Bacterial RNase P class A from Cognatishimia sp., 365 nucleotides, folded computationally. Its Rfam family is "Bacterial RNase P class A". Rfam classes the family as a ribozyme. From the family's description: Ribonuclease P (RNase P) is a ubiquitous endoribonuclease, found in archaea, bacteria and eukarya as well as chloroplasts and mitochondria. Of the family's consensus pairs, 94% are formed in the model. Model confidence (mean pLDDT): 75 of 100.
[in-house]
This record gives sequence, C1' cells and structure tokens, in this order.
RNA sequence: GCAGGGGGCUGGAUGACCGCGCGGAUCGCGAGGAAAGUCCGGACUCCACAAGGCAACGGUGCCGGGUAACGCCCGGCCGGGGCAACCCGAGGGACAGCGCCACAGAAAUCAAACUACCCGACAUGUUUGGGUAAAGGUGAAACGGCGAGGUAAGAGCUCACCGCGUCCUUGGCAACAAGGAUGGCACGGCAAGCCCCACCGGGAGCAAUGCCAAAUAGGGACCGCACGCCGCAAGGCAAGGACGUCUUGGCCCAGUGGUCCGGGUUGGCAGCUAGAGGGGCCUUGGUAACAAGGCCUCAAGAUGAAUGGUCAUCCAGAGGGGGCAACCCCUUGGACAGAAUCCGGCUUAUAGGCCCCCUGCGUUU
Repeated sequence: GCAGGGGGCUGGAUGACCGCGCGGAUCGCGAGGAAAGUCCGGACUCCACAAGGCAACGGUGCCGGGUAACGCCCGGCCGGGGCAACCCGAGGGACAGCGCCACAGAAAUCAAACUACCCGACAUGUUUGGGUAAAGGUGAAACGGCGAGGUAAGAGCUCACCGCGUCCUUGGCAACAAGGAUGGCACGGCAAGCCCCACCGGGAGCAAUGCCAAAUAGGGACCGCACGCCGCAAGGCAAGGACGUCUUGGCCCAGUGGUCCGGGUUGGCAGCUAGAGGGGCCUUGGUAACAAGGCCUCAAGAUGAAUGGUCAUCCAGAGGGGGCAACCCCUUGGACAGAAUCCGGCUUAUAGGCCCCCUGCGUUU
C1' cells in the first nucleotide's frame, strides 16, 4: 500500500418565529438501534379450581457454565467452508419398528454382469459351458481406499499403511483426544420422512383486568342430571355440576351444566410507567458470558393518538475549479425509519463518517 475478517461509536449542529403533549409547573422533560417482525422467554392480570400421576399436543437436542427465564449468551469438542483471520451446523438414536433411494444403470441391500478379462469344448463363430467383479460405463451413492505380492484371469486371497469393530492405557468434570493390542472386518444412505429416547411446557392476554356513572328487557325458548336426608331455624350432608382422564383436597349445594334468539352499554378514571431499569467509573472473583459491592448520573406516557413546521447560518461526505501549500470558490447533499403495559433476546432494514483489533499478499527500512 492492497485485499479480507471481527468488534464498537455516531447517524447532523446553532439561532429566531410560530404550534403541541406531560409533570412535582415563573421550571423541567418529550420517539430507536432497531421503536419493525410478533419469532422466543418472562414480569404483571384474569380464569370454580389446586396438588400429584397418566394421556394428547407442542418445543428443544454434543459437553460444561451464565441468566428471572429462553429456542438466548459464553467457553470448549466434533463436522463442513476458507491459504488464514474467521464463518456455518435442524450436532441424541439407523441393532425398537415402519417407510423412501426417482431417472439412468446389469444391479440400489444380505443385489448384480452391459462393455469386458481368463479357461475348456467344438461346426473356428456376434456358438456354447465354466470362472471373475479387479478395469471401463451409469449414477448423489455400486458390499471399504491405496500400493505390492499372488492368480488361468481376479478377489482382504495375503501383507504394509489408512479406515472400521472390540478391548486396554493416558489426559480431560465432560463432549472427546492421543497411544497400544487384536480381528480380514462391510445388510449402505436418509430421522430439515414417520418414529424412539432425554429434558421442558396450564390457557388467554393491557382490546388483560378493576372502579365509577349511565342505560336496557331482573328478557325469552329448549335439553341433560338431581329434586333426597338431618335440623325449630340458620345451616350442613349426600347426589349432581365445573378439568382430556384418574386419585386426593376444596367450591356451589337445591341447584347445576349446555345450546339458540334478543336487548342495553361504544362515557370517564385507574392499569400507565422508578423497573430482573439505562449509562459512566472503580474494586473483587472468573478465560469469558457474568456475579457481588461502591460512587455518580438519567427518566415520553399519548388515547384517533403529542414529541412538529418555516426561515437563516454552519457542517460530515461527494463532484468540479484555483493554489507550492495553508486555504478559497461553485454545485450537490444527510440512511433505515415513529413509542402505545414493560423488560431480556433473536431476526430483518440501514446513505454517510470515525475508531480498535486480527489475517493474507507485496514493497521499503
């Protein structure tokens, strides 16, 4: 200097005039790194159910750690891509079972001879009998790979190395790695096919929910079970009922459950913003994620929906011109995008500018 990889910050500034919303009100505050997608996890609220078991359904899927929790984050192992820095992984099980492997090809799983190689016979030929699966072809994949020996030609037939199975030793919490011994050892792949295994999971959601005011029709019809007992009464028990199912406990208890039709309410207040909170600095522990502690600082709460509009100047960047340079002039110009209960993540979009670290190549000293 060029190319690449990883991470972080910012994403306009000032003034004037006019216009908004909130509050603790002569003052202060007012849209993000993703507010987006609604993909996960929760806080919170409600549900006549709660606890435990079973079932159904759904989710996750190597090991260890972090977290309120997660499908997230950190560290590691293995596999794949890349020269590398790094990036990606739907990463348990194919001997529980079922299913699929189209087409091509001789043959796609305990298969197979198209071209072919070797041996024999004879009518010497595109004839016939036997042997082979090494070479070639097809394909995503052809019952290990490669080299040597051996053989009629061949084949783990034999041997060395690699691979695979089994056993052992060492290191590591573990996933796993390294080494040694032994065995000629093969019915392959797909589970992002159904499935099996391990672990996790109640449902709905701020349009949740609660209060006030007001209004209507304390509306109507049908069906199932029960309509018993004790007690003067209050009340209690049992039956019945509400959960996918069972057990236990509780609730309603003369009621309870289900279906359909119809009417009123569209107003106000709360929920509503101080939290597992954001940011900065420091100490301790930890490889890290993160945890504990200390100090400082910050803070939208709208409700058809505020956080804005206009003007002027400056400026990041880009292009052009002048100039030795400093600099000057002209033109252009600022991305993705908009809170709605809140928080932790992931994913997607992003003009321009700046910073840090790492890898490769070249050159110079």